This is a predicted structure of a 72-nucleotide RNA (transfer RNA) from a Patescibacteria group bacterium. Lineage of the source: Bacteria > Bacteria candidate phyla. Rfam family: tRNA. It is annotated as a transfer RNA. The coordinates come from a structure-prediction model, not an experiment, and the mean pLDDT is 81. It was read from a public genome assembly.
RNA sequence: GCCGCCCUAGCUCAGUGGUAGAGCGCAUCCAUGGUAAGGAUGAGGUCAUGAGUUCAAUCCUCAUGGGCGGCU
Numbered sequence: 001g002c003c004g005c006c007c008u009a010g011c012u013c014a015g016u017g018g019u020a021g022a023g024c025g026c027a028u029c030c031a032u033g034g035u036a037a038g039g040a041u042g043a044g045g046u047c048a049u050g051a052g053u054u055c056a057a058u059c060c061u062c063a064u065g066g067g068c069g070g071c072u
Stems, first nucleotide, its partner, number of pairs: 001071007010024004018055001026042005048064005
């Protein structure tokens, strides 16, 4: 330099046009003589950034940034 893939909660990942979810973690409560384990409830997201298409974009298109891999 060229090609491909990825970017979503604190972490690991789903979701692929119609108002975003899980596991772990975190907070509060229950329970126990107390702790661990267990149960209930809850908080936490500009869906990397900008533009375009669309009635509507996390999802489609383009550019930029970051990461990973391959070729040279």